Model confidence (mean pLDDT): 77 of 100. Predicted 3D model of a 148-nucleotide RNA (FMN riboswitch aptamer (RFN element)) from Aquamicrobium aerolatum DSM 21857. It matches the Rfam family "FMN riboswitch aptamer (RFN element)". From the family's description: The RFN element is a highly conserved domain that is found frequently in the 5'-untranslated regions of prokaryotic mRNAs that encode for flavin mononucleotide (FMN) biosynthesis and transport proteins. Of the family's consensus pairs, 100% are formed in the model.
RNA sequence: CCGCGUUCUCAGGGCGGGGCGAAAUUCCCCACCGGCGGUAUGCAACUGUGGUUGUGAGCCCGCGAGCGCCUUCGAUCAUCUCGAAGGGUCAGCAGAUCAGGUGAGAGGCCUGAGCCGACGGUCAUAGUCCGGACGAAAGAGAACGGGU
Numbered sequence: 001c002c003g004c005g006u007u008c009u010c011a012g013g014g015c016g017g018g019g020c021g022a023a024a025u026u027c028c029c030c031a032c033c034g035g036c037g038g039u040a041u042g043c044a045a046c047u048g049u050g051g052u053u054g055u056g057a058g059c060c061c062g063c064g065a066g067c068g069c070c071u072u073c074g075a076u077c078a079u080c081u082c083g084a085a086g087g088g089u090c091a092g093c094a095g096a097u098c099a100g101g102u103g104a105g106a107g108g109c110c111u112g113a114g115c116c117g118a119c120g121g122u123c124a125u126a127g128u129c130c131g132g133a134c135g136a137a138a139g140a141g142a143a144c145g146g147g148u
Base pairs, nucleotide, nucleotide: 001147002146004145005144006143007142008141009140010139016030017029018028019027031128032127033117034116035063036062037061038060042055043054044053045052046051058115059114066093067092068090069087070086071085072084073083074082075081097113098112099111100110101109119131120130121129
């Protein structure tokens, strides 16, 4: 150093105030939050002034969890339905950014204004409450080994 193996560790934040009401952290007004990898005109440090390193996007590219879907098994008269296990391609639910400024160049910087957020539950509709979840996982790191 690596298209490698094993094991271990880590890996998500947020309703505060007011209104209506029998009832709402679910509606309305004001507020609050932003996983992982990549990209880099920002920032910081270093510098041999060529650069190097670190960091830097919810809405640019991609990924993850959930639901769906598919497969297998079981229950069943049953292709329905229910339960269990598995798949991760299939990508259906399934997501969201513009304007002005600077500049050679902005999707990323600055200013401003916007927008988005699984499933089930609930005296009333949930990104923020409760639950599956002391789960899973994108991935990050470490140790040992293998290869070169």